[in-house]
RNA sequence: GCUCUCGUAGUUCAAUGGAUAGAACGGUGGACUUCUAAUCCGCUAAUGCAGGUCCGAUUCCUGCCGAGAGCA
Numbered sequence: 001g002c003u004c005u006c007g008u009a010g011u012u013c014a015a016u017g018g019a020u021a022g023a024a025c026g027g028u029g030g031a032c033u034u035c036u037a038a039u040c041c042g043c044u045a046a047u048g049c050a051g052g053u054c055c056g057a058u059u060c061c062u063g064c065c066g067a068g069a070g071c072a
Base pairs, nucleotide, nucleotide: 001071002070003069004068005067006066007065010025011024012023013022018055026044027043028042029041030040031039048064049063050062051061052060
């Protein structure tokens, strides 16, 4: 330099055009307990950035940024 893959809560992953972006772990408040742990109930918080297509974009297209892999 060229090609390909990926970027979503604090972390690990779902959602591949359709309405509220969901789960686990984590954090936090409460219940229970003599206390702690465990258990149960709630809360918490996210689509890398900018454009485009579409009635509708996490999803499709373009550029940029970042991470990784291959080739030279």